[in-house]
Source information
The RNA shown here (c-di-GMP-I riboswitch aptamer) has 78 nucleotides. The sequence was found by an Rfam model in a public genome assembly. It matches the Rfam family "c-di-GMP-I riboswitch aptamer". About the family: GEMM was predicted in a large-scale screen for bacterial structured RNA regulatory elements. Gene Ontology term of the family: cyclic-di-GMP binding.
RNA sequence: UUCCCGAAAAGGCAAACUGUUGGAAACGGCAGGACGCAAAGCUACAGGGCCUCUAAAUAGAGGCAGCCAGUUAUCGAA
Numbered sequence: 001u002u003c004c005c006g007a008a009a010a011g012g013c014a015a016a017c018u019g020u021u022g023g024a025a026a027c028g029g030c031a032g033g034a035c036g037c038a039a040a041g042c043u044a045c046a047g048g049g050c051c052u053c054u055a056a057a058u059a060g061a062g063g064c065a066g067c068c069a070g071u072u073a074u075c076g077a078a
Stems, first nucleotide, its partner, number of pairs: 005076002012037002017032006035066001041071003047068002049064006
């Protein structure tokens, strides 16, 4: 120094739920709130998976990165 790994400290994110708002829905934005998270950063035409709608198609439109995955990255004890 790199990889695995995840003790401590610093800093970070923010589930459910509530308010408000966008959407037909899945679901999203903002504020509050913390269940948790070492990638809970980013990527939804690289791929799998899940959800909604049209519909009956071996199709199409949309959503989810806090499911797997891809990719980049902070700190440094055992």